Large-subunit ribosomal RNA, domain I from Mangrovihabitans endophyticus, 529 nucleotides, folded computationally.
[in-house]
Context: one part of a larger RNA
RNA sequence: AGCAGAUGGCGGAUGCCUUGCCAAAGAGAGGCGAUGAAGGACGUACUAGACUGCGAUAAGCUAUGCGGAGCUGUCAAGGAGCUUUGAUGCGUAGAUGUCCGAAUGGGGCAACCCAACUAAUAGAGAUAUUAGUUACUCUAAUUUAGAGAGCGAACCUAGUGAAGUGUAACAUCUCAGUAACUAGAGGAAAAGAAAUCAACGAGAUUCCCUAAGUAGUGGCGAGCGACCGGGGAAAAGGGCAAACCGAGUGCUUGCAUUCGGGGUUGAGGACUGCAAUAUCCAAGAGAACGCUUUAGCAGAGUUACCUGGAAAGGUAAGCCAUAGAAAGUGAUAGCCUUGUAUGCGACAAGGCGUUCUCAGGUAGCAGGAUCCAGAGUAAGCCAGGACACGAGAAAUCCAGGUUGAAGCCGGGGAGACCACUCUCCAACCCUAAAUACUACUCUUUGAGCGAUAGCGAACAAGUACCGUGAGGGAAAGGUGAAAAGAACCGCAGUGAGCGGAGUGAAAUAGAACCUGAAACCAUCUGCUU
Numbered sequence: 001a002g003c004a005g006a007u008g009g010c011g012g013a014u015g016c017c018u019u020g021c022c023a024a025a026g027a028g029a030g031g032c033g034a035u036g037a038a039g040g041a042c043g044u045a046c047u048a049g050a051c052u053g054c055g056a057u058a059a060g061c062u063a064u065g066c067g068g069a070g071c072u073g074u075c076a077a078g079g080a081g082c083u084u085u086g087a088u089g090c091g092u093a094g095a096u097g098u099c100c101g102a103a104u105g106g107g108g109c110a111a112c113c114c115a116a117c118u119a120a121u122a123g124a125g126a127u128a129u130u131a132g133u134u135a136c137u138c139u140a141a142u143u144u145a146g147a148g149a150g151c152g153a154a155c156c157u158a159g160u161g162a163a164g165u166g167u168a169a170c171a172u173c174u175c176a177g178u179a180a181c182u183a184g185a186g187g188a189a190a191a192g193a194a195a196u197c198a199a200c201g202a203g204a205u206u207c208c209c210u211a212a213g214u215a216g217u218g219g220c221g222a223g224c225g226a227c228c229g230g231g232g233a234a235a236a237g238g239g240c241a242a243a244c245c246g247a248g249u250g251c252u253u254g255c256a257u258u259c260g261g262g263g264u265u266g267a268g269g270a271c272u273g274c275a276a277u278a279u280c281c282a283a284g285a286g287a288a289c290g291c292u293u294u295a296g297c298a299g300a301g302u303u304a305c306c307u308g309g310a311a312a313g314g315u316a317a318g319c320c321a322u323a324g325a326a327a328g329u330g331a332u333a334g335c336c337u338u339g340u341a342u343g344c345g346a347c348a349a350g351g352c353g354u355u356c357u358c359a360g361g362u363a364g365c366a367g368g369a370u371c372c373a374g375a376g377u378a379a380g381c382c383a384g385g386a387c388a389c390g391a392g393a394a395a396u397c398c399a400g401g402u403u404g405a406a407g408c409c410g411g412g413g414a415g416a417c418c419a420c421u422c423u424c425c426a427a428c429c430c431u432a433a434a435u436a437c438u439a440c441u442c443u444u445u446g447a448g449c450g451a452u453a454g455c456g457a458a459c460a461a462g463u464a465c466c467g468u469g470a471g472g473g474a475a476a477g478g479u480g481a482a483a484a485g486a487a488c489c490g491c492a493g494u495g496a497g498c499g500g501a502g503u504g505a506a507a508u509a510g511a512a513c514c515u516g517a518a519a520c521c522a523u524c525u526g527c528u529u
Stems, first nucleotide, its partner, number of pairs: 001528009015514001016478002020449002022446007029438002031151002039100003042055003046078001049075003061094006070082003105114003115134008136148004155186001156184005166173001170219001196202002206233005216224002237430003240374001244261008266408001268372003271367004280361002284358011296344003302317005318335002320324001326338003379403004384398003389415001410425005465472002485513001488500004
């Protein structure tokens, strides 16, 4: 020095565990904000720090309900206190709520500086303190009043709108009206009651399955990609403008305007005549009742012996079960604890439903003379965009420019265009459900993870740390059933550490603490050189 074995050290794999995560389901909720939000700064305890809570009334104040013996949040003890005259805790409703922040009296390098006015207090006064008011925009307006502003995960609508990529290159095309940015809204949004389709006829919108990767479109490349029809989910329809009537106002006296009635359709309404007050209703307000949410309450049933540190294990004999879901308890518990099945419960605040009341709305028949029925609109042209459809034979829809109708004997559409036929009535508005999403709350589930996994984060984690900044972004869990966390003695630098003693079932469970692999480092023994 090598090999082998043993004993240790270092190290932290593995096993076991779980306070934390992941995904989904079912319910709920779907907003907060000038009554000052979200998010913060600084304070606040017997308290030096961090987290949590709270705000100069500061781990809290008041009222009320539940509850019934302990409590003064955690790391985390100690001290000093509170509490059956009902504390701590939990629910509901209030009070307080510094400073910044939309931040809003003015300013500002956020958490700071400086004001004016009104009132009170102190002062002889200057002045100081306290309470309040003082931003801007819009609406209506004489003062005065109301609304808005900002934040928020995704979903939604609109505006603006790429590129990497694909075409094996690249320009039309594609990616894609995607990403991103901006504006706005709601619990959903958007769409929506045919100037729609169809060719028998159907009868608002939305979503799913199909039709169908079909018909088409396409440097006819890459690709893009329907309609009709069928089957389902859900179903709901309404209101204006105008004609006409009435009232008011204005003045140029025949017009304009406001309010009320009327009326809403593909053949209707006004108008004229006849008849009638039925029937029904998604919509607004209030009351009563019921259900429900936000605390809770009751809740059956086991003993002995054995092993063991400990019984829930074993043995024996029992019991309950509308409860043998689950968790905990010194090993594996239906009957020990919390629970579970089941039953019950609200002073207060909220939600939903039913009924009632009030308010509101809702019909017919005939006639056919006259009047009305959405105009810089429809449509054409130019250059674009959307339609599955790239200008094409290109209908249809949208809007920029430019022209510009008819008006019921009317007008639009049926994929150039024309005729015939059929069908519908634009240029005004509203509309639940079926659909999309989950920051948030509760319950439940998992051939989901188990500390290099699972969220980045099981732990003072968006922390420490890095960066001027936008931003990036960790590592780090486990003594034991219980601290019973090692009194006392000894060695020692009176250090680390160790040896006794003691606790404990165990200390090779001793805080660098469960298990404790390998690499690596030693010691001892044997063999070889």

The coordinates come from a structure-prediction model, not an experiment, and the mean pLDDT is 85. Taxonomically the source falls in Mangrovihabitans (Bacteria, Bacillati, Actinomycetota, Micromonosporaceae).